[in-house]
Background
A computed fold for a 64-nucleotide RNA from Priestia megaterium NBRC 15308 = ATCC 14581, annotated as transfer RNA. NCBI's taxonomy places the organism under Bacteria, Bacillati, Caryophanales, Priestia, Priestia megaterium. It matches the Rfam family "tRNA". By type it is a transfer RNA. The prediction has a mean pLDDT of 82.
RNA sequence: CCGUGGUGUAGCGGUUAACAUGCCUGCCUGUCACGCAGGAGAUCGCGGGUUCGAUUCCCGUCGG
Numbered sequence: 001c002c003g004u005g006g007u008g009u010a011g012c013g014g015u016u017a018a019c020a021u022g023c024c025u026g027c028c029u030g031u032c033a034c035g036c037a038g039g040a041g042a043u044c045g046c047g048g049g050u051u052c053g054a055u056u057c058c059c060g061u062c063g064g
Stems, first nucleotide, its partner, number of pairs: 001064003006021004014052001023039005045061005
């Protein structure tokens, strides 16, 4: 310094955590792929603190 869906990354303290890719279903096709439409998938490493409110700030801890 980093830790956020399976993977790779975003995310001024605020209302449904976003994008790409992958996965699933449907459409398309003689089949696959491509393309189109929809869907599932994150207790934001863990434990505390501050705050009306924490992925975000502070402390500790674990891992790299």